[in-house]
Molecule: Bacterial RNase P class A
Organism: Sphingomicrobium sp.
RNA sequence: CCAGAGGGCUGGGCGGCCGCGGCCUGCGAUAAGCAGGGCGAGGAAAGUCCGGGCUCCAUGGAACCACGGUGCCGGGUAACACCCGGCGAUCUUCGCUCCGGCGGGGAUCAGGGACAGUGCCACAGAAAGCAGACCGCCGCUCUUCGGCGCGGUAAUGUCGAAAGGGUGCGGCAAGAGCGCACCGCGGGACCGGCAACGGAACCGGCACGGUAAACCCCACCGGGAGCAAGACCGAAUAGGGGCGGCAUAUGGGCCUGGUUCCGGCCCGUCGCCCGGGUUGGUUGCUUGAGCCCCGACGUAAGUCGGGGCCUAGAGGAAUGGCCGCACAUCCGCGCAAGCGGAGGACAGAACCCGGCUUACAGGCCCUCUGGCAUU
Numbered sequence: 001c002c003a004g005a006g007g008g009c010u011g012g013g014c015g016g017c018c019g020c021g022g023c024c025u026g027c028g029a030u031a032a033g034c035a036g037g038g039c040g041a042g043g044a045a046a047g048u049c050c051g052g053g054c055u056c057c058a059u060g061g062a063a064c065c066a067c068g069g070u071g072c073c074g075g076g077u078a079a080c081a082c083c084c085g086g087c088g089a090u091c092u093u094c095g096c097u098c099c100g101g102c103g104g105g106g107a108u109c110a111g112g113g114a115c116a117g118u119g120c121c122a123c124a125g126a127a128a129g130c131a132g133a134c135c136g137c138c139g140c141u142c143u144u145c146g147g148c149g150c151g152g153u154a155a156u157g158u159c160g161a162a163a164g165g166g167u168g169c170g171g172c173a174a175g176a177g178c179g180c181a182c183c184g185c186g187g188g189a190c191c192g193g194c195a196a197c198g199g200a201a202c203c204g205g206c207a208c209g210g211u212a213a214a215c216c217c218c219a220c221c222g223g224g225a226g227c228a229a230g231a232c233c234g235a236a237u238a239g240g241g242g243c244g245g246c247a248u249a250u251g252g253g254c255c256u257g258g259u260u261c262c263g264g265c266c267c268g269u270c271g272c273c274c275g276g277g278u279u280g281g282u283u284g285c286u287u288g289a290g291c292c293c294c295g296a297c298g299u300a301a302g303u304c305g306g307g308g309c310c311u312a313g314a315g316g317a318a319u320g321g322c323c324g325c326a327c328a329u330c331c332g333c334g335c336a337a338g339c340g341g342a343g344g345a346c347a348g349a350a351c352c353c354g355g356c357u358u359a360c361a362g363g364c365c366c367u368c369u370g371g372c373a374u375u
Base pairs, nucleotide, nucleotide: 001371002370003369004368005367006366007365008364009363010362013325014324015323016322017321018320020040021039023037024036025035026034027033042346046357047356049355050354051353052352053351054226055225056224057223067222068221069220070219071218072086073085074084075083076082087111088109089108090107091106092105093104094103095102096101112217113216117215118214119211120210121209134157136153137152138151139150140149142147165183166182167181168180169179170178184206185204186203187202190199191198192197230283231282232281233280240274241273242272243271244270245269246268251267252266253265254264255263290309291308292307293306294305295304296303297302329342330341331340332339333338
């Protein structure tokens, strides 16, 4: 310098003009309106997936059961499925090596339990969980010399994601932890660590396949709904109730599709008062686990202390447009200097916070890996 991977920050700049939504001040009449000032989207405002604040509803307390969620260890936090640090496993890369492994870097992990029980393990293969034996190998009998039968064996072959430890030497009729060395595995003590876990030695020839985002077991956690929550004020009109005045029924309406009789139920108007609700208005509403700077502690996440700041709260809802100047990027022409043109990614607050996930043009920075060049 180039390429790749991971992470962090940023998210167009400056000036002018015109507009839009709240707020404040002044004039105006406390109205309409006008003038001035100040403020006016994001890192994700998004998905609404987790965790909370706040509000209402439900709830006497505790335990158990059911249902849902979480799940290595330690720490952070109001809390979390989030964050930080560590441990382990898998993969990758580099180095070392006595070739068995060891060490460094990076990525990923719903990473408790598979001797409590149940289920499942496709295809292929002889055989998929309990041991068995298809091709083989070996021994014996028979043989028409092609093989058949009986027995031993499980190293080799085939299949698979997975075949009842691996490699090597010995051993054997052939073989086999049958014996031995190393590695792996298991066991109970020991040592280190708060812990997850790690370590060398001893004992055991090896028994115990995998799967729990399958049922399940264990431990812990968990009321429901959401600002369209909720609170307050309350018009016309319609409707409900009470009191009073007037009116009255030999009336009107309903009770079966029609008619008749019998029977049952209900009732108009005016005035005053009460209570509930709709449209509407006010509130909740933005000062908050807030932002910036400095210091202390801590590996870090973060905590504490000091100083400064106020930064949309609008109703289906404003945050925009034009011009100029440079800058990044792209296209065309040109050998080049340069000229001409295009032109800013994803996106849009609606009660508020902490996270996660998803979308994102361009720019800047850091770490790691590989390559090339130079010293």